[in-house]
Small-subunit ribosomal RNA, 3' major domain from an uncultured sediment bacterium, 477 nucleotides, folded computationally. The RNAcentral record of the full RNA draws on ENA and SILVA. Its Rfam family is "Bacterial small subunit ribosomal RNA".
Context: one part of a larger RNA
RNA sequence: UGACGGGGACCCGCACAAGCAGCGGAGCGUGUGGUUUAAUUCGAGGCUACACGAAGAACCUUACCAGGGCUUGACAUGUACGUGGUAGAGAACUGAAAAGGGAUCGACCCUUCGGGGAGCGUACACAGGUGCUGCAUGGCUGUCGUCAGCUCGUGUCGUGAGAUGUUGGGUUAAGUCCCGUAACGAGCGCAACCCUUGUCCUUAGUUGCCAGCGGUUCGGCCGGGAACUCUAAGGAGACUGCCGGUGAUAAACCGGAGGAAGGUGGGGAUGACGUCAAGUCAUCAUGGCCCUUAUAGGCUGGGCUACACACGUGCUACAAUGGUCGGUACAGAGGGUUGCAAAGCGGCGACGUGGAGCCAAUCUCAGAAAACCGAUCGUAGUCCGGAUUGCAGUCUGCAACUCGACUGCAUGAAGUCGGAAUCGCUAGUAAUCGCGAAUCAGAAUGUCGCGGUGAAUACGUUCCCGGGCCUUGUACA
Numbered sequence: 001u002g003a004c005g006g007g008g009a010c011c012c013g014c015a016c017a018a019g020c021a022g023c024g025g026a027g028c029g030u031g032u033g034g035u036u037u038a039a040u041u042c043g044a045g046g047c048u049a050c051a052c053g054a055a056g057a058a059c060c061u062u063a064c065c066a067g068g069g070c071u072u073g074a075c076a077u078g079u080a081c082g083u084g085g086u087a088g089a090g091a092a093c094u095g096a097a098a099a100g101g102g103a104u105c106g107a108c109c110c111u112u113c114g115g116g117g118a119g120c121g122u123a124c125a126c127a128g129g130u131g132c133u134g135c136a137u138g139g140c141u142g143u144c145g146u147c148a149g150c151u152c153g154u155g156u157c158g159u160g161a162g163a164u165g166u167u168g169g170g171u172u173a174a175g176u177c178c179c180g181u182a183a184c185g186a187g188c189g190c191a192a193c194c195c196u197u198g199u200c201c202u203u204a205g206u207u208g209c210c211a212g213c214g215g216u217u218c219g220g221c222c223g224g225g226a227a228c229u230c231u232a233a234g235g236a237g238a239c240u241g242c243c244g245g246u247g248a249u250a251a252a253c254c255g256g257a258g259g260a261a262g263g264u265g266g267g268g269a270u271g272a273c274g275u276c277a278a279g280u281c282a283u284c285a286u287g288g289c290c291c292u293u294a295u296a297g298g299c300u301g302g303g304c305u306a307c308a309c310a311c312g313u314g315c316u317a318c319a320a321u322g323g324u325c326g327g328u329a330c331a332g333a334g335g336g337u338u339g340c341a342a343a344g345c346g347g348c349g350a351c352g353u354g355g356a357g358c359c360a361a362u363c364u365c366a367g368a369a370a371a372c373c374g375a376u377c378g379u380a381g382u383c384c385g386g387a388u389u390g391c392a393g394u395c396u397g398c399a400a401c402u403c404g405a406c407u408g409c410a411u412g413a414a415g416u417c418g419g420a421a422u423c424g425c426u427a428g429u430a431a432u433c434g435c436g437a438a439u440c441a442g443a444a445u446g447u448c449g450c451g452g453u454g455a456a457u458a459c460g461u462u463c464c465c466g467g468g469c470c471u472u473g474u475a476c477a
Base pairs, nucleotide, nucleotide: 001477002476003474004473005472007471008470010468011467012466013465015461016460019425020424022422026316027315028314029313030312031311032310033309034307035306042053043052064302065301066300067299073126077125078124079123080122081121082120083119088105089104093100094099108117109116110115128291129290131289132288133287137285138284139280140279141278142276144274149188150187151186152185153184154183155164156163157162168179169178170177194268195267196266197265199236200235201234202233203232204231205230209225210224213223214222215221239262242256243255244254245253246252318418322377323376324375325374326373327372334365335364336363339358340357344353345352346351384415389410390409391408392407393406394405395404431453432452433451434450435449436448437447
């Protein structure tokens, strides 16, 4: 100087407390361990691995296994030699395919017409490696933590390591600001500048809008309008600016006015010096090592989907604030030409047929759901719950056996609110309800977004956890 303390003082955080809803029990989805296997490819491992890499494993992907095949190679550059019905396309036949096989067809550029290039073949340099080392590395990332810290120059003090500044008194979300002060200044962080949302104004008016006027097939549909909504560009607005109080007359804090908004208005992007030899050689790049008729490359089939079990994370429930049936409202944000697909028709339905319109404020996916109004069920393993299984189908796709999703009929398991323990959340939040997108031929209960309905509680900081600052002790570095 640090680190540590079941030392002290002060402060903060959904850290506790106060609440709400969960997990842990059940069934199923998914990831992991273990076991199994020819293979169940590899990585990730307390917080910071475990719906994680994977925004999507039937083939492909695919890296794994088995089998049958290939060796200048699927891909690149170069050298030498060869080739000229050459490159390329390709029928029969063999084969699971890869591949072999070759009937037949058949080009291009330059040219001095000799040939050369490109291509192909052979040989050689080499290619290739998701092989090893993340403890050789770059880059990127997680975490402490959006915590308020981390440092430097000059000066001063100390023999020196170092100290001071950065401590102290207040204050703040903040090393934020004020005052004091052997310090005076400065840098990286904080804040602000950026995006979005909340109010208003201006400009603009189609594909969007419709107050007033006219028409109407009653649909902003038409004439028309530019007010309103909205769209999207530019501005205004919030600054402790104003008032009162407290305070060192300071910084600031408390209350108030005005205001759409008040003291950082809400949300996002933004992550200092560093820590964990943290993660990644399988995104990529890369040193070293290793393989080179194989640890490279191609194919078919299988596997990654196994199953006495254990854990994580989700979904659905156990019902009446509910289930079922009928009627009837109201979103936002997105996607669409290899695409989204309306009306109509067929089917109980998945879907089929059909093809208007749309490169989309125009057409379309698209019916929002919970809610509301009625009816029924009456506490029951039920008109709760839907697992499992049988049969019959639909769709995608060469192909749904291993191993897809969906539909109909039948079947109707566990489950009556969950031990110890444990997670999230402070407001348009939790909870609950549906909708969309990426990936994608098909395949979400995951992920990322969107809106609808919409709470309870916070006395307080003694305690648990993590962190900041000062101080003290130390057989620690």